[in-house]
RNA sequence: AAGCAUGUAACUCAGAGGAUAGAGUGUCAGAUUCCGAUUCUGGAAGUCGAAGGUUCAAAUCCUUCCAUGCUUA
Numbered sequence: 001a002a003g004c005a006u007g008u009a010a011c012u013c014a015g016a017g018g019a020u021a022g023a024g025u026g027u028c029a030g031a032u033u034c035c036g037a038u039u040c041u042g043g044a045a046g047u048c049g050a051a052g053g054u055u056c057a058a059a060u061c062c063u064u065c066c067a068u069g070c071u072u073a
Stems, first nucleotide, its partner, number of pairs: 001072007010025004018056001027043005049065005
């Protein structure tokens, strides 16, 4: 320098054009316990990497850029 892949909650990931964007782990509160752990219940946590475009409608499709990884030179 070129090509390919990935980017969604604190972490690991799902979501393949239309539902209020979800799960597990973690975290917070409560129940349980002599106190913890475990277990159960509830909550909080997201400008879906950035900007633009297509569309009635975009996390999802297109373009450019950024970050990371792999390959080639």